The prediction has a mean pLDDT of 81.
Transfer RNA from an uncultured Clostridia bacterium, 73 nucleotides, folded computationally.
RNA sequence: GGACGCUUAGCUCAGCUGGUAGAGCUUUCGCUUGACGUGCGAAGGGUCAGCGGUUCAAGUCCGUUAGCGUCCA
Numbered sequence: 001g002g003a004c005g006c007u008u009a010g011c012u013c014a015g016c017u018g019g020u021a022g023a024g025c026u027u028u029c030g031c032u033u034g035a036c037g038u039g040c041g042a043a044g045g046g047u048c049a050g051c052g053g054u055u056c057a058a059g060u061c062c063g064u065u066a067g068c069g070u071c072c073a
Base pairs, nucleotide, nucleotide: 001072002071003070004069005068006067007066010025011024012023013022019056027043028042029041030040031039049065050064051063052062053061
């Protein structure tokens, strides 16, 4: 230098053929316990990496930039 893949909650990851952003764990609170833990219930937490484009509508499609990874030279 070239090709391909990935980037979504604090962490690990889903998200179908474009149509209201989710799960598990974690955290906080409540119940339960003498206490801790377990169990049950509830809540908090997101500029979907950045910018631009297409569209009535974009996490999803297109372009570009950045970071990470694999391969080629």

Rfam family: tRNA. The family's RNA type in Rfam is transfer RNA.